[in-house]
Context: one part of a larger RNA
Parts: sequence; C1' cells; structure tokens
RNA sequence: AUUGAACGCUGGCGGCAGGCUUAACACAUGCAAGUCGAGCGGAAACGAAGGGUGCUUGCACCCAGGCGUCGAGCGGCGGACGGGUGAGUAACGCGUAGGAAUCUACCUGGUAAUGGGGGAUAGCCCGGGGAAACCCGGAUUAAUACCGCAUACGCUCCUUCUUAGAAGGAGGGCCUCUUCUUGAAAGCUCUCGUUACCAGAUGAGCCUGCGUGGGAUUAGCUAGUUGGUGGGGUAAAGGCUCACCAAGGCGACGAUCCCUAGCUGGUCUGAGAGGAUGAUCAGCCACACUGGGACUGAGACACGGCCCAGACUCCUACGGGAGGCAGCAGUGGGGAAUAUUGGACAAUGGGGGCAACCCUGAUCCAGCCAUGCCGCGUGUGUGAAGAAGGCCUUAGGGUUGUAAAGCACUUUCAGCGAGGAGGAAAGGUUGGUAGUUAAUACGUACCAGCUGUGACGUUACUUACAGAAGAAGCACCGGCUAACUCUGUGCCAGCAGCCGCGGUAAUACAGAGGGUGCAAGCGUUAAUC
Repeated sequence: AUUGAACGCUGGCGGCAGGCUUAACACAUGCAAGUCGAGCGGAAACGAAGGGUGCUUGCACCCAGGCGUCGAGCGGCGGACGGGUGAGUAACGCGUAGGAAUCUACCUGGUAAUGGGGGAUAGCCCGGGGAAACCCGGAUUAAUACCGCAUACGCUCCUUCUUAGAAGGAGGGCCUCUUCUUGAAAGCUCUCGUUACCAGAUGAGCCUGCGUGGGAUUAGCUAGUUGGUGGGGUAAAGGCUCACCAAGGCGACGAUCCCUAGCUGGUCUGAGAGGAUGAUCAGCCACACUGGGACUGAGACACGGCCCAGACUCCUACGGGAGGCAGCAGUGGGGAAUAUUGGACAAUGGGGGCAACCCUGAUCCAGCCAUGCCGCGUGUGUGAAGAAGGCCUUAGGGUUGUAAAGCACUUUCAGCGAGGAGGAAAGGUUGGUAGUUAAUACGUACCAGCUGUGACGUUACUUACAGAAGAAGCACCGGCUAACUCUGUGCCAGCAGCCGCGGUAAUACAGAGGGUGCAAGCGUUAAUC
C1' cells in the first nucleotide's frame, strides 16, 4: 500500500460498486421455457350473439352453432441459448502463432422448382385393468405428420445401384352453383413458406510449433504400444477401430509416478525487474445427485430430456411408483463469515408468432449489510467577569479555555408540504407519397396528424416552512512514534509488535485530568507485495 475479509467499540445522510472464500453437503415451498389457430382435426373452460324452458324480468338451466378465443392432442420452431458452479483436469485444457481433411438450423445474395397419388395415427367415442403413476383393446378422423411415383439437382471417370422432398395461408376482383349473403369450386395477384444447388456470414469440430505448478526421498515407461498394408467408421485427417506384417515409440532438454491446481484478459504490490493472485466484469474449458449409455436433432452424448446401475429421500392399497436448487429467492447443516421465500417485463436482449402479443428469477429495479471507494454534514460570527466545576500547584497561581454561557446569524443534509424532467423508441388509427399489381384491393417502405405504453417512483431536480434545532467516536501518549502529569498498586494485579515495564516516589500496569493521531469511522486479527 492492499483485501469478496472477520472481530471489538462506535455510528448522521447520499452516490457508485460488492456480498457462502467453508459442505460439488442435504433440500420443504413457489417461480426460473415456452410459443404458433396464418400447419391440423377439433371445442373441455370463459365471453359474446341465437333459440328454448323456468320464472324473481334479468338471472338460472338446456340446445345448436365455432363469433371472440382456446384446455387436451397431432404438427413446427425453440428447450444445445440465456443462468449456475469450479468438483475434475498439469491437458492441445488454456494463451499465442499457424494449418487442412470438415459440418453449419435460423439470416443474406443467386439459379431452378413447388406436378400427381396413397395408407395410417393421436385426439374424440366405446370398453377394460390399476391404490396411484399410468396402461391395454375396439371403432373412427386431419394435416406444413408419414410413404411411393414423375421431374429437377447432387454423388460417380462412365454405367448400374442407392437416397430425398415439394404447402399452404391471407386479401381483392370476376364467373358458376346456392340456403341470398354466406358457403363451395376455378383463374389472377401479393406476402410468407417448402425443396434442390452455388456462394456469403456466423458458429462449431480437428491438427501443429512455442509457452503455461511442485517433488528425483518418483528413473525407467509403453502391446493398440510405434510404424506400414488392407477393411471398417466419422461431417472430417488419424490406431479412431479391426485383421495381418515389422519392432518399434518416449525418457536427466526429466518420460512414468505422486501431490497441488480450472486457464486467460486482468487484479494487488513494486521505481522497475519481479513477486503474489485469478472475487466482481469479459473470453475459453469442464461439470449438472454418483457412474455408464445412447436416442432425437443443423447442433447434445443434453442442469430444469430418455434408459440402466448405485447411494439417499418421499408416496403406497406392498403389487408398484416418484425425485434431483453447482437457476432465483428460501431452509437445515458447516463456518470467524456473506442478503429478500420482493417488483416489473417500462427499457436492453432472447424464444415463438405475419402481427397484435405471450413467455423470460436473463435483465432492469427495489429491500438488507459502514463490506469497500467517493462526497456532504454534525453549525457560523462575536463573546474575558479569562464564570462555575474538574485537574495540577511552589497555594501566588496555572490549565481545561473563546471552550461554555450570553448576543447576532445561517439552514446544507435529515423532517414536512408543493411542483416536476429524462429513461419512450415502439404499438394503434387516419391521411399522403413511392414501389407492386389488371387494379384506386390487400399487404410493404417512408413521411405527417391524432392517440398511446414507466417496475423504479412519494424518482432525479426545483421550491415553501420551522428551528441550532436530529447527528462523534475510536486508538494511542517509555523508545522506535506525534503526544505528560497526578492518584492507586507494589515482581502483585497487569502490559507487551521488538527492546522491555511492575519488588513504595511507575510519563510503560489501572483510573483521572490534559494531550496526540485519524474520523463515520477507529483499532485488532488474518493474508499478499
């Protein structure tokens, strides 16, 4: 000088930050990942409108319909991001500099296409089993779900073989049928989607040089081991895997083994070199009760997915089931020690959706804590009878001390009223102009008017009012080291970082008066330089 600190005494306000370093110990409860009806069949609930019944005359019940919407279900996208933790890992894990044998959903640009068929299955209904979790059977139904065909493209030197997919929705105009203003069918247009390929962007996988702890009281280690050929496998190079062949490979420039440890940008210290460290924030890695495994998918061997085994906990009708806070709060335990079972999606960002919007313990805020840094205040001026009291005294006085009282002022902050930004961009609606189009429809882009969204929030800030009113402690005073006397004690009680004080005149113990240093803090302990 510093700290994610703790402890003791004390404590006014605000701003900004930080807050389980220990048990990767166990967890009650709530929330933390959903969304799309413009993919689908539909209609459990609610609302609105229609019909009927009852009547209390505006309420209850019933019916049919899918208008607003929407439980459950099929389907799509997202649950691989975001958030947590540092157990493991001394390693291509990380850092840095390179490399070639790769993949990449959504997004962007380009080219081409979007033809014609089929069979099922959830849900619903019926029936059954089970305490439950849930399961079984029958019948029936849809799709942007699934399966063939054509065509196109890709792969291959060529042929054969193999593989894969296509979709609708909304709006307007015209025509036909019609229940006469709705429904169905056909054509056109607009937007989105889908398929194939080429590129881009982003992300990811792989390889290599160098660097990245301690121990030799660890000296030898290694059989898929090192290399080759061939087969397999992967998105991809490769003993990645397998068969055969050869006998190699690593090591005092420290292999192997043991102990410790996430790495970095950084942080602390220091004139620097260096040393120590890796909280918060950011990048990478690893993990998700313990161990193992794959499935799905563009991407996982997946924190809030699946299966198996184990330990633990819970439910049970004893047959069988359920669970995983190292997400946010919170509980027990451990510990010197670390916070609320809070508010909001208003902003930023993310997922879904054409959008409105929905979800979001990410995030933004608030609460608690002097844990740290910074700022402000606890008054200002005047005031000598140098008051009283305290302490000391050579008893004259000295000191506390302009300190107080008194007089005159001020009102920061806190208090109590009033006003009051900015964080708001969006979204909706109306109009206009472009471009699109057969179109003056729709939808898109831009502009303008109107409208309109704030958790924080009793916001920041400004201002009225009142009154010095509500606001100072802690450590030290032998030397180092700024600051001295008295009383008590008498090698006792005690102090102490080192030297050392204390055995009757202790500036070193204890108290008092006085002083010194810091100050909403001050000391002590721990730790680093």